This is a predicted structure of a 180-nucleotide RNA (Lysine riboswitch aptamer) from Pullulanibacillus pueri. NCBI's taxonomy places the organism under Bacteria, Bacillota, Caryophanales, Sporolactobacillaceae, Pullulanibacillus. The coordinates come from a structure-prediction model, not an experiment, and the mean pLDDT is 79.
[in-house]
């Protein structure tokens, strides 16, 4: 000098991934509240069962009319900000929320194991959703970055074409150890 291995640090991909705030549309003339008419004994607290509590003949549920009238989630734009397993997702477990108990559904949080390099489009079906929006899963196509291999060109140290792999990766630097 080169090379191998462990570790650390710093980076690159691009309509790149998230978060927060503001505005706008949708949600929706919906939920809900009040009132009138009908109705005539039940109704509510996620579902079922048991209990408990509250409302109810001073009229419950339910139906219709009138008046008033949301919000959350999801979306678009802008700004700010954290980052490059960014993040998303599947399974299992834990504990938490809601009146109590049992089973269970849902929301959010954490742990373990697994899958996906990124983006876009299309489609079957499923799921979430108010939704022909958007998201996720499945499959396919296109494109892009990276590495390896093969071929070709250049006279440079890269470029092009093709094939394939995956982020536990790739590139660069440094410490340590080993080889030459």
């Nucleotide at each position: 000098u080169g090379u191998u291995u462990u570790g650390a640090u710093a980076g690159a991909g691009g309509c790149g991934c998230g978060a927060u705030u503001a505005u706008c549309a949708u949600c929706a003339g919906u939920a809900g509240u009040g009132u009138u008419c009908g109705g005539g004994a039940a109704a509510a607290g996620g579902a079922u069962g048991a209990g408990c509590u509250u409302u109810a003949a001073u009229g419950a549920a339910c139906g219709a009319g009138c008046a008033c009238a949301a919000a959350a989630g999801g979306g678009a734009u802008a700004a700010u900000u954290g980052c490059c397993g960014a993040a998303g997702u599947g399974a299992a477990g834990a504990g938490c929320c809601g009146c109590u108990c049992a089973u269970u559904a849902g929301a959010a949080u954490c742990u373990u194991c697994g899958c996906u390099g990124g983006a876009u489009c299309c489609a079957u079906g499923a799921u979430u959703g108010a939704a022909g929006a958007a998201g996720u899963c499945u499959g396919g196509a296109u494109u892009u970055g990276u590495c390896a291999c093969a071929c070709a060109a250049a006279g440079a140290a890269u470029u092009g074409u093709g094939u394939g792999g995956a982020g536990g990766a790739c590139u660069a630097u440094c410490c340590a150890a080993g080889c030459c």